[in-house]
Context: one part of a larger RNA
RNA sequence: AGUGUAUUGAUGUCUGACGGGAAGGAUCCUUUAGUACGAGAGGAACAGGGAUUCGUCGCCUCUAGUUCAUCAGUUGUCUGGCAAGGCACUGCUGAGCAGCCACGCGAUAAUGGAUAAGAGCUGAACGCAUCUAAGCUCGAAACUACCCCGGAAAAGAGACAUCUUAGAACACCCGUAGAUGACGGGAUUGAUAGGACAGGGGUGUACGUACCAAGGUUCUCCGAGGUACUCAGCCCGCUGUUA
Numbered sequence: 001a002g003u004g005u006a007u008u009g010a011u012g013u014c015u016g017a018c019g020g021g022a023a024g025g026a027u028c029c030u031u032u033a034g035u036a037c038g039a040g041a042g043g044a045a046c047a048g049g050g051a052u053u054c055g056u057c058g059c060c061u062c063u064a065g066u067u068c069a070u071c072a073g074u075u076g077u078c079u080g081g082c083a084a085g086g087c088a089c090u091g092c093u094g095a096g097c098a099g100c101c102a103c104g105c106g107a108u109a110a111u112g113g114a115u116a117a118g119a120g121c122u123g124a125a126c127g128c129a130u131c132u133a134a135g136c137u138c139g140a141a142a143c144u145a146c147c148c149c150g151g152a153a154a155a156g157a158g159a160c161a162u163c164u165u166a167g168a169a170c171a172c173c174c175g176u177a178g179a180u181g182a183c184g185g186g187a188u189u190g191a192u193a194g195g196a197c198a199g200g201g202g203u204g205u206a207c208g209u210a211c212c213a214a215g216g217u218u219c220u221c222c223g224a225g226g227u228a229c230u231c232a233g234c235c236c237g238c239u240g241u242u243a
Stems, first nucleotide, its partner, number of pairs: 009163006018150004024054007037042001055108005063102001065100002070095005075088005097237001111145003118138004172186004195242005200236004208229005215222002
């Protein structure tokens, strides 16, 4: 994974035998309290409140990391030149959403039951004594309930509700799911995926043209670079609309 059990099949909601679980650990502050205690010096605790830290579980709004999606800059070389690209560890460098993630965020409660060592009550055997022999009261982070997760194959194979002759699977489009199966969504009575459009986001102002221009120059041209058109151009694992 599949099969089985039940009146046929389907859908949904449960019960809970049983199993599993970090079901947490430590420290500090405050209050108790300058109290109990103590001649004084000194000086607690139970209960209550707050925080930190180490683990554990989950999450990604913020912060940080990563981001061989992406955008930009740039070196060498190749495609005759430009443009656009290939290769060079992702060529190198800068930035980087989603995702993943910690250095980030959230949770990690309280209280019972029956006990262990131990402390006792009553109390004989043994006219006393004795916690024990009968009986009874307490007593630990361990056990157990509570809490979280799984769990009808629990063979005593469960229950309830709805529909009523149905159905299920493969193949097909997918992902919040995933090693493969499985799980979940869609399948025209359709927004499941792709595309298109819009929004949002990343990068940072494309090509081309016009103008300016360091510098060079065979003296009329070449020209790094800059400005404008241009928050451009390019791109998107996101959201919505659209058959």
A computed fold for a 243-nucleotide part of an RNA from a fermentation metagenome, annotated as large-subunit ribosomal RNA, domain VI.
Its mean pLDDT, the model's own confidence on a scale to 100, is 81.
The RNAcentral record of the full RNA draws on SILVA.